[in-house]
Model confidence (mean pLDDT): 84 of 100. This is a predicted structure of a 72-nucleotide RNA (transfer RNA) from Deltaproteobacteria bacterium RIFCSPHIGHO2_12_FULL_43_9. The organism belongs to Deltaproteobacteria, within Bacteria. Its Rfam family is "tRNA". The family's RNA type in Rfam is transfer RNA. Its family is annotated with triplet codon-amino acid adaptor activity in the Gene Ontology.

RNA sequence: GGGCCCAUAGCUCAGCGGUAGAGCUGCCGGCUCAUAACCGGUCGGUCCCAGGUUCAAAUCCUGGUGGGCCCA
Numbered sequence: 001g002g003g004c005c006c007a008u009a010g011c012u013c014a015g016c017g018g019u020a021g022a023g024c025u026g027c028c029g030g031c032u033c034a035u036a037a038c039c040g041g042u043c044g045g046u047c048c049c050a051g052g053u054u055c056a057a058a059u060c061c062u063g064g065u066g067g068g069c070c071c072a
Base pairs, nucleotide, nucleotide: 001071002070003069004068005067006066007065010024011023012022013021018055026042027041028040029039030038048064049063050062051061052060
């Protein structure tokens, strides 16, 4: 220098045009003599940033930023 992939909740990840979800963690409660486990509930996200397309964008397009891999 060229190419490809990734970026969504505190963490690990789903969601592939129609107002964003799961597990774990945290918090509250149940169970227990008590703790863990287990069960129920609950909190939590300007979807990396800026533009564009669209009635509508996490999702499509362009540019950027950060991370990873390959080639030279």